Notes: The part of an RNA shown here (small-subunit ribosomal RNA, 5' domain) has 508 nucleotides and comes from an uncultured bacterium.
Context: one part of a larger RNA
RNA sequence: GACGAACGCUGGCGGCGUGCUUAACACAUGCAAGUCGAACGAUGAAGCCUUAGCUUGCUUUGGUGGAUUAGUGGCGAACGGGUGAGUGACACGUGAGCAACGUGCCCAGGACUCUGGAAUAACCGCGGGAAACCGUGGCUAAUACCGGAUAGGUGCCGAGGCCGCAUGGUCUUCGGUUGGAAAGUUUUUGCGGUUCCGGAUCGGCUCACGGCCUAUCAGCUUGUUGGUGGGGUAAUGGCCUACCAAGGCGACGACGGGUAGCCGGCCUGAGAGGGUGACCGGCCACACUGGGACUGAGACACGGCCCAGACUCCUACGGGAGGCAGCAGUGGGGAAUAUUGCACAAUGGGCGCAAGCCUGAUGCAGCAACGCCGCGUGGGGGAUGACGGCCUUCGGGUUGUAAACCUCUUUUAGUAGGGAAGAAGCGCAAGUGACGGUACCUGCAGAAAAAGCACCGGCUAACUACGUGCCAGCAGCCGCGGUAAUACGUAGGGUGCAAGCGUUGUCC
Numbered sequence: 001g002a003c004g005a006a007c008g009c010u011g012g013c014g015g016c017g018u019g020c021u022u023a024a025c026a027c028a029u030g031c032a033a034g035u036c037g038a039a040c041g042a043u044g045a046a047g048c049c050u051u052a053g054c055u056u057g058c059u060u061u062g063g064u065g066g067a068u069u070a071g072u073g074g075c076g077a078a079c080g081g082g083u084g085a086g087u088g089a090c091a092c093g094u095g096a097g098c099a100a101c102g103u104g105c106c107c108a109g110g111a112c113u114c115u116g117g118a119a120u121a122a123c124c125g126c127g128g129g130a131a132a133c134c135g136u137g138g139c140u141a142a143u144a145c146c147g148g149a150u151a152g153g154u155g156c157c158g159a160g161g162c163c164g165c166a167u168g169g170u171c172u173u174c175g176g177u178u179g180g181a182a183a184g185u186u187u188u189u190g191c192g193g194u195u196c197c198g199g200a201u202c203g204g205c206u207c208a209c210g211g212c213c214u215a216u217c218a219g220c221u222u223g224u225u226g227g228u229g230g231g232g233u234a235a236u237g238g239c240c241u242a243c244c245a246a247g248g249c250g251a252c253g254a255c256g257g258g259u260a261g262c263c264g265g266c267c268u269g270a271g272a273g274g275g276u277g278a279c280c281g282g283c284c285a286c287a288c289u290g291g292g293a294c295u296g297a298g299a300c301a302c303g304g305c306c307c308a309g310a311c312u313c314c315u316a317c318g319g320g321a322g323g324c325a326g327c328a329g330u331g332g333g334g335a336a337u338a339u340u341g342c343a344c345a346a347u348g349g350g351c352g353c354a355a356g357c358c359u360g361a362u363g364c365a366g367c368a369a370c371g372c373c374g375c376g377u378g379g380g381g382g383a384u385g386a387c388g389g390c391c392u393u394c395g396g397g398u399u400g401u402a403a404a405c406c407u408c409u410u411u412u413a414g415u416a417g418g419g420a421a422g423a424a425g426c427g428c429a430a431g432u433g434a435c436g437g438u439a440c441c442u443g444c445a446g447a448a449a450a451a452g453c454a455c456c457g458g459c460u461a462a463c464u465a466c467g468u469g470c471c472a473g474c475a476g477c478c479g480c481g482g483u484a485a486u487a488c489g490u491a492g493g494g495u496g497c498a499a500g501c502g503u504u505g506u507c508c
Base pairs, nucleotide, nucleotide: 001507002506003505005504006503007502008501009500012375013374014373015372016371017370018368019367020333025331026330027329029328030327031326034075035074036073039072040071042069047064048063049062052059053058054057082286083285084284092210093209094208095207096206097205098204101203102202106199107198109196110195111194112193113192114148115147116146117145123138124137125136126135127134128133155177156176157175158174159173160171161170162169163168184191185190212258213257214256219249220248221247224246225245226244227243228242229241230240231239261283262282263281264280265276266275267274268273288309289308290307291306292305311322312321313320314319339365341364342363343362347361348359349358350357351356378408379407380406381405388399389398390397391396412449414444415443416442417441418440422435425432426431452497453496454495455494456493457478458477459476463492464491465490466489467488473480474479
């Protein structure tokens, strides 16, 4: 000098930040991922028209109308948010490579959207179960599912041209051959579907270099190192498998052990360097513990599924349910870390043609001097140098212009009136701000409501008195205290900082 700090004493205001560093301990409760009726079958409210009854404003018949949504289907749920357990590794950073790869939504371009079929949920029955939920019979729709047609493209085989970086790449080239597409809805500014090529974005893989401690760890390795055939993947590869060979790594530290997420950065320092990785941003890993796959463009998936385990809960004992390292909140641990708040108004995200819905992301508010910055606690005059306190050589000195007193001002706080920007969009229009009656502006009253903490032997700015008497105590180092202690305790005075001041801890 610095801090995500804590503790002691003290504490007026505002702005901007920051706030479980410990038990990746266990979690009550609420919320954190939905949306689309312009994909589909159902459901059919209000209103309107109409029929009948009459009790004259209610009931009823039929139609229209489409609100509402459980279900099928689509997209999203792989983002956003959290944590740092594991990991010394191509995990990360920098720089290259993929002639070894993928990419939903988005953008540009070419072509197409033909013709059929069989089911199933919802629903209606029946049944089982305490529940969670399940079984069975029957009906039905689609942008759900399955055939057929078409195909200047893809794959494979053969030939050719051109090129390169070794395996090879490429083509308006030629011949042959295999398996392949589609979906409708709406009457509006339309939204979609299939295929091919290209782009953009995002990802996957490989390599070079770089960054911890330990030799009281010296040898390690059998899918191990390489090859061939095969499998697998979007893709290379012992990634996996069969066979063959016997290799591969290591004092330039292999292997083992310990510790640890990495970086941009942050702190310190003149720099070199040292330390560190909280907040913010990028990447990685994890989601009660361990394992596994499914779906999908994308997961081996925090608020999905299956299995095993520990724990908790419900039970009619047959069986079931759960996972806050999301936001709040609770217990526990701890020196220690906040509200079970408001709003989708803005920014952004998901769905939707849109209106809109959802969004503990986010925007705000609350709590905490935890930090930084700013402001205030008054200004001027005022000597009989008042009273009081303390000291005294008893003359006085000091507190001290300090107070009183006179005069002035009103920041902040208080009170009253006015009162935003942030709003762009959307919508026919009306209208639409959580923050917030906040910021800000103006008026009013009155110095009125607002100062402490540490230190004073030397280092180190600042001295006397009393008490104590190697006691009580102080202390960062040197060291003070045993009867005149500037070093302990108190008082007066002084010094330094100041809404803070000290102490402790850690780093330079």

Model confidence (mean pLDDT): 84 of 100. It matches the Rfam family "Bacterial small subunit ribosomal RNA".